A computed fold for a 393-nucleotide part of an RNA from a Pyrinomonadaceae bacterium, annotated as large-subunit ribosomal RNA, domain III. RNAcentral holds the full RNA, with entries from ENA. The prediction has a mean pLDDT of 80. The organism belongs to Pyrinomonadaceae, within Bacteria. Its Rfam family is "Bacterial large subunit ribosomal RNA".
Context: one part of a larger RNA
RNA sequence: GAGUAACGAAAGAGGAGUGAGAAUCUCCUCCGCCGAUUGUCCAAGGGUUCCUGAGUAAAGUUCGUCUGCUCAGGGUUAGUCGGGACCUAAGGCGAGGCCGAAAGGCGUAGUCGAUGGCCAACGGGUUGAUAUUCCCGUACCACGUUGUCUCCGUUACGACCGAUGGGGGGACGAGGAAGGCUAGGGAAACCCAGGCGAUGGUUGCCCUGGGGUAAGCGUGUAGCUAGCUCCUUCAGGUAAAUCCGAAGGAGUGUUGAUGCGAGGCGCGAUGCCAGCUGGCCGUAAGGCCGGCGAGUUCCUGACGCCAUGCCUCCUGGAAAAUCCUCUAGGCAGGAGUCGCGUGCCCGUACCAAAACCGACACAGGUGGACAAGUAGAGAAUACUAAGGUGAUC
Numbered sequence: 001g002a003g004u005a006a007c008g009a010a011a012g013a014g015g016a017g018u019g020a021g022a023a024u025c026u027c028c029u030c031c032g033c034c035g036a037u038u039g040u041c042c043a044a045g046g047g048u049u050c051c052u053g054a055g056u057a058a059a060g061u062u063c064g065u066c067u068g069c070u071c072a073g074g075g076u077u078a079g080u081c082g083g084g085a086c087c088u089a090a091g092g093c094g095a096g097g098c099c100g101a102a103a104g105g106c107g108u109a110g111u112c113g114a115u116g117g118c119c120a121a122c123g124g125g126u127u128g129a130u131a132u133u134c135c136c137g138u139a140c141c142a143c144g145u146u147g148u149c150u151c152c153g154u155u156a157c158g159a160c161c162g163a164u165g166g167g168g169g170g171a172c173g174a175g176g177a178a179g180g181c182u183a184g185g186g187a188a189a190c191c192c193a194g195g196c197g198a199u200g201g202u203u204g205c206c207c208u209g210g211g212g213u214a215a216g217c218g219u220g221u222a223g224c225u226a227g228c229u230c231c232u233u234c235a236g237g238u239a240a241a242u243c244c245g246a247a248g249g250a251g252u253g254u255u256g257a258u259g260c261g262a263g264g265c266g267c268g269a270u271g272c273c274a275g276c277u278g279g280c281c282g283u284a285a286g287g288c289c290g291g292c293g294a295g296u297u298c299c300u301g302a303c304g305c306c307a308u309g310c311c312u313c314c315u316g317g318a319a320a321a322u323c324c325u326c327u328a329g330g331c332a333g334g335a336g337u338c339g340c341g342u343g344c345c346c347g348u349a350c351c352a353a354a355a356c357c358g359a360c361a362c363a364g365g366u367g368g369a370c371a372a373g374u375a376g377a378g379a380a381u382a383c384u385a386a387g388g389u390g391a392u393c
Base pairs, nucleotide, nucleotide: 012030013029014028015027016026017025031390032389033388034387039370040369041368042367045351046350049349050074051073052072053071054070055069059067060066079140080139081347082346083345084344086117087116091112092111093110097106098105099104121138122137123136124135125134141343142342143341144340145339147338149336150335151334152333158331160330161329165326166325167324168323173313174312175311176310179306180305181304184300185299186298187297188296190211191210192209193208194207195206196204212272213271216267217266218265219264223260224259227252228251229250230249231248232247233246234245236244237243273295275292276291277290278289279288280287281286314317356365357364372384373383374382375381
């Protein structure tokens, strides 16, 4: 320079409280803003920022009694969620091996490696802070089991188990079309709860609010599907095979077999929940204990499910394990049912933007899921719901 520029997109007002001190903290009442997001849940990343109590030197573009700040204490609970004890992709490492002055490079068998495959839990309640993890109710999976019940078998006319081997399957592109449903939404003269009008009317087809409920178990529908079952034989599938394959035959099936299969319905639920209401405690916020309790009908309707389906096209669209089956083999007791028991390690708080990446409490950047109403073709746009918020002079 100069107490100058600036104080980083944005709406606040009034009252009450706390306090030494209040435009800025807390509460209440109005008024605004977002509402395919400024809402809710996760992945990455961060790492205690979460909750409670205390504090105000510094941080906070002002203030500050407040805070993602300081100090102290507390908080993350799993057989089923995600990962590991399973599988493989790109890629990494790599016994032997090949190559190379050395260091080392490549790579077989293998072994790692998810962004993929496989895989058993849902609803409600609860904390100041966790919940598919705790509690209540109802389930499911794997393993074990001198128990229960029912069967089968004991030396080959054999119960049962069964590969690290064989086969099937897993198993996959893009675009398009029609159908059946559900979630969600709307309405109601029907049902439930409350109300009866500051001013003429309002017991009425009146007004306001509400009209839910999972996994699992059972049933097996709309629909999709042209094969399915059995017998005989055989130079194939590195051994074997009753499996697969090849050949022949019989039956059945377009009057829809076989297989797959949403949804609905019943149980779950004489429960729980929304809503209304009574009592007790408390200055209040709120807490505890009860009572009543409708839960239907119609319309609309998905980008979700049936569906890895159907049709079309050419550029022709992972692998391996789980799984099924076959023998090789094992083996004298075994299988199923009900009951009982057991169930390891890691993550789990909080943020998703003032907590991540941008030197900052930075008008930037950051993957996925959910997707209400009125008008509308619409996730545009405008106004709103739930919910959030008034952006730190």